[in-house]
RNA sequence: UCCCCCGAGCGGUUGGAAGUCCCGUGACGGAGCCGGGGAACCGCGUUUUUGGGGUGAAUCCGCGUCAGCGGUAGCGCCUUCUUCCAGCGCGAACCCGACAGCUAACCCGGUAGGCGGCCAAGCGGAAGAAA
Repeated sequence: UCCCCCGAGCGGUUGGAAGUCCCGUGACGGAGCCGGGGAACCGCGUUUUUGGGGUGAAUCCGCGUCAGCGGUAGCGCCUUCUUCCAGCGCGAACCCGACAGCUAACCCGGUAGGCGGCCAAGCGGAAGAAA
């Protein structure tokens, strides 16, 4: 992201959905994608409060009146991919809980949330490749 979609509840529609024929929302489950744990072989053979580890681009260095500021590894900006130039931005936060290298089988998890309401416009340039 999509499929399926029970029941209650809620919303809509309706003269009436209350107790009934409608629509939407709404579990579990599944597909695809993403992440973690986990042998042999290989690697580490030096590590262990100086704790350690994971997701992520988000790591590191200085200054500071400790609020923040300046930079930085790295990351993003509309046909798909690569490269160059220019311009504009990000450079956080959280999780595991003494514990984890890689890792077939196998096991586990995620696929959210927030803001706005009114239409329009825009999607830098160059080269190459692909479709």